[in-house]
RNA sequence: AUGACACUAGCGGGAGAGAUCUGGAAAACCCAGACGCCGAAGGAGAAAAUCUCUUGAAUUGCUUUUCAAGGGGAGAAACUCUCAGGCAAAAGUACUGCUAGAGGACG
Numbered sequence: 001a002u003g004a005c006a007c008u009a010g011c012g013g014g015a016g017a018g019a020u021c022u023g024g025a026a027a028a029c030c031c032a033g034a035c036g037c038c039g040a041a042g043g044a045g046a047a048a049a050u051c052u053c054u055u056g057a058a059u060u061g062c063u064u065u066u067c068a069a070g071g072g073g074a075g076a077a078a079c080u081c082u083c084a085g086g087c088a089a090a091a092g093u094a095c096u097g098c099u100a101g102a103g104g105a106c107g
Base pairs, nucleotide, nucleotide: 005103007101008100009099010098011097012096013095018035020034021033022032023031024030036087037086038085042083043081044080045079051072052071053070054069055068056067057066058065
């Protein structure tokens, strides 16, 4: 010095859904209750390929190889759930652009 893969920080972009109703006490916030919603903090779920085991068939002198069926394990998401979070604005948000920093498989 190549840079798969992922991390941190700064500056930007960044959606969805009731400023719902009642009461406490005052618009929002907070607490309690009621009904209605959203999915992009986080969390959870599981598919196929693939791996392994058993059985059967074919091949093979044997080992082996191929195919089928069944069981088990690992294995995703922006999909699903809505636990959490959210439903005026603001804030925040997965993801993303630029800059910087520190790692690093492979070559």

RNAcentral holds the sequence, with entries from ENA. This is a predicted structure of a 107-nucleotide RNA (Glycine riboswitch aptamer) from Candidatus Desulfosporosinus infrequens. The organism belongs to Desulfosporosinus, within Bacteria.